[in-house]
Context: one part of a larger RNA
RNA sequence: CUGGGCGUAAAGCGCACGUAGGCGGCCCGUUAAGUCAGAUGUGAAACCCCUGGGCUCAACCUGGGAAUGGCAUUUGAUACUAGCGCGCUCGAGUCUGAUAGAGGGGGGUGGAAUUCCAGGUGUAGCGGUGAAAUGCGUAGAUAUCUGGAGGAACACCGGUGGCGAAGGCGGCUCACUGGCCCGAUACUGACGCUGAGGUGCGAAAGCGUGGGGAGCAAACAGGAUUAGAUACCCUGGUAGUCCACGCCGUAAACGAUGGAUGCUAGCCGUUAGGCAGCUUGCUGCUUAGUGGCGCAGCUAACGCUUUAAGCAUCCCGCCUGGGGAGUACGGUCGCAAGAUUAAAACUC
Numbered sequence: 001c002u003g004g005g006c007g008u009a010a011a012g013c014g015c016a017c018g019u020a021g022g023c024g025g026c027c028c029g030u031u032a033a034g035u036c037a038g039a040u041g042u043g044a045a046a047c048c049c050c051u052g053g054g055c056u057c058a059a060c061c062u063g064g065g066a067a068u069g070g071c072a073u074u075u076g077a078u079a080c081u082a083g084c085g086c087g088c089u090c091g092a093g094u095c096u097g098a099u100a101g102a103g104g105g106g107g108g109u110g111g112a113a114u115u116c117c118a119g120g121u122g123u124a125g126c127g128g129u130g131a132a133a134u135g136c137g138u139a140g141a142u143a144u145c146u147g148g149a150g151g152a153a154c155a156c157c158g159g160u161g162g163c164g165a166a167g168g169c170g171g172c173u174c175a176c177u178g179g180c181c182c183g184a185u186a187c188u189g190a191c192g193c194u195g196a197g198g199u200g201c202g203a204a205a206g207c208g209u210g211g212g213g214a215g216c217a218a219a220c221a222g223g224a225u226u227a228g229a230u231a232c233c234c235u236g237g238u239a240g241u242c243c244a245c246g247c248c249g250u251a252a253a254c255g256a257u258g259g260a261u262g263c264u265a266g267c268c269g270u271u272a273g274g275c276a277g278c279u280u281g282c283u284g285c286u287u288a289g290u291g292g293c294g295c296a297g298c299u300a301a302c303g304c305u306u307u308a309a310g311c312a313u314c315c316c317g318c319c320u321g322g323g324g325a326g327u328a329c330g331g332u333c334g335c336a337a338g339a340u341u342a343a344a345a346c347u348c
Stems, first nucleotide, its partner, number of pairs: 003320004007302002012316001014201004021194003025088002028085004033081002035077008049065006091191001092188003096183002103177002106174004110154001115149007125136002162169002206247006215241002220236004258315006266293013297304002321348003330341004
C1' cells in the first nucleotide's frame, strides 16, 4: 500500500462547533480538463519470451518478431465527473401561529429532617452489636415540649416520563436565555453532509486563593473480631463533600454500537402536537420522540430488527497475536498529581 474488520473476540475519539480537504439534488446550454476512440512519433542495444540459423548436441553465439504495462503531439466523441453560464424546488434555511419540558446561568423564598444552643417536664440509664466494648449520662443524659442558630439536600408527585450534543439536569417562584417538535402559507434558491489539524464544553476525585461547615466521611484514634486483622462491625473524627474565582481533562465518559441521507413486514404501550369521525370519551389517520415484541435479512453465537448490528452511498476515527506497556525516552500541556502522543530489547 492492498485486504479484512471495529455491540460482547483487537478496534467508534467523552461530546460538540468548525478550517483545509473529501463527497454532494433536478433541468438546459457551453467548454472539452478527467474519460473514451483513431493516427503519428518515441519507448537504444543487450537481457526475458516466441520462432529460425551456426558451433557433432547443449551451454554459448546469431537473424527476425513480440513485448517495452509508458509518454508526447494531433484529429475526433460528449454519456458520466469537472469548469463556466441561465434556471428549478423536493435537500437546507428564513418568516408566522401554537405547545411541552428537572435545558442553561442569576436572584428571591418554603417546609420536613439531622445536629447544636437556651429553657421547661422528668430520672437512671442511653447508645451500639451476632454478642460486646470503647463512647455519652446524677456537673441530670436518652425521651418529650417550646424557642433559637446554621448548613446541606429537596420525601410524596415520579413514570423503560421529560429536557440536553455529551457530561448531566428534580421543592416553589421571578426576570434573562439556548434548543427541539407540531400546523399553515409565503420567501431564499443547493446556501448541503462529513470533518485531519484547531477551538470550546466536559461526572467524580484532586490542586490554588478566599469563604463556609449541619450531616456524611478517605486519613487518623480507640473498641471489638481474629492465630494475626495495618480490614469487614462499632464509637469518634480531619481533609473533602457546599460557595466564588482559577486549574485539572480523566471514567465501565456505555447503547461497551461515530455522524449524515435514502430504502426494507407488522403488532402492543407511552410522551408532545396536528387532523377526522361520532354514541364526549372513545376510535381512526398522521408527524416527532421514547419503550416492549417480532418477519425478511444479518450474526461465530448471543442477539439486532424503521431508534438495525438489515440493504446501500459519503466523510471521519480506530484495529492488525499475548506479555513487556498505555510503560520507557523525547515532545507538548499542567502549580502539582499527572494527562497526551508513544516505542524497543526480551519472552511465549

The part of an RNA shown here (small-subunit ribosomal RNA, central domain) has 348 nucleotides and comes from a metagenome. Model confidence (mean pLDDT): 90 of 100. The RNAcentral record of the full RNA draws on SILVA. Rfam family: Bacterial small subunit ribosomal RNA.